[in-house]
Predicted 3D model of an 85-nucleotide RNA (c-di-GMP-I riboswitch aptamer) from a Desulfobacteraceae bacterium. The organism belongs to Desulfobacteraceae, within Bacteria.

RNA sequence: AAUACGAAAGGGCAAAGUCACCGAAAGGCGGCGACGCAAAACCAUGGGUCUACAGCCGAAAGGCCAGGACAGCCAGGUUGCCGAA
Numbered sequence: 001a002a003u004a005c006g007a008a009a010g011g012g013c014a015a016a017g018u019c020a021c022c023g024a025a026a027g028g029c030g031g032c033g034a035c036g037c038a039a040a041a042c043c044a045u046g047g048g049u050c051u052a053c054a055g056c057c058g059a060a061a062g063g064c065c066a067g068g069a070c071a072g073c074c075a076g077g078u079u080g081c082c083g084a085a
Stems, first nucleotide, its partner, number of pairs: 005083002012037002017032003021028002035072001041078003045075003048070003055064003
């Protein structure tokens, strides 16, 4: 110095909920708030999950369908703070 690993220290992020806005919805952005997280930093490549405006089917109720969404679902890729055993 690097990899593995994760005690300590300095810190970091922010679930649910709520207010406001955007969106057809899932969900997203911001404020408050902390369930938790050693990558809960970034990336939709693969799997999975969610929604269904439009479209198609149906007499109707409804059903099908990602061009949408989820990175705090998993895998994968990229980058990163500290340094005990």